[in-house]
A computed fold for a 104-nucleotide RNA from Aliicoccus persicus, annotated as SAM riboswitch aptamer (S box leader). Its Rfam family is "SAM riboswitch aptamer (S box leader)". Its family is annotated with regulation of gene expression in the Gene Ontology. Taxonomically the source falls in Aliicoccus (Bacteria, Bacillati, Caryophanales, Staphylococcaceae).
RNA sequence: UCUUAUUAAGAAUGAGUGGAGGGAUUUGGCCCUAUGAUACUCUAGCAACAGCUUUAACGAGCGAUGUGCUAAAUCCAACAGUUUAUGUAAACUGAAAAAUAAGA
Numbered sequence: 001u002c003u004u005a006u007u008a009a010g011a012a013u014g015a016g017u018g019g020a021g022g023g024a025u026u027u028g029g030c031c032c033u034a035u036g037a038u039a040c041u042c043u044a045g046c047a048a049c050a051g052c053u054u055u056a057a058c059g060a061g062c063g064a065u066g067u068g069c070u071a072a073a074u075c076c077a078a079c080a081g082u083u084u085a086u087g088u089a090a091a092c093u094g095a096a097a098a099a100u101a102a103g104a
Stems, first nucleotide, its partner, number of pairs: 001104007012043001014042004021032003026078004044070003049066002051062004074097001079094006
């Protein structure tokens, strides 16, 4: 980089380092943050993609291991379309982008 699958559930009022922005990118909104965020390390936990057990299969179970995750729907919208109301909004569907896993 490509393919496939999933993304409204769940899980930290923990300890330490550090000291300013952060929530992927751009724009707008909305939030978090010196009562110390984001980040990193440890500990604890969540999930069940791979894995293991079981089944003819579908499926069911487990949580040692490889990952992942532990504010808010991927925080929301943006692009295309449909519906409703009617001049600008609401709801829904899909796409795009992103994240994670497995494979190439």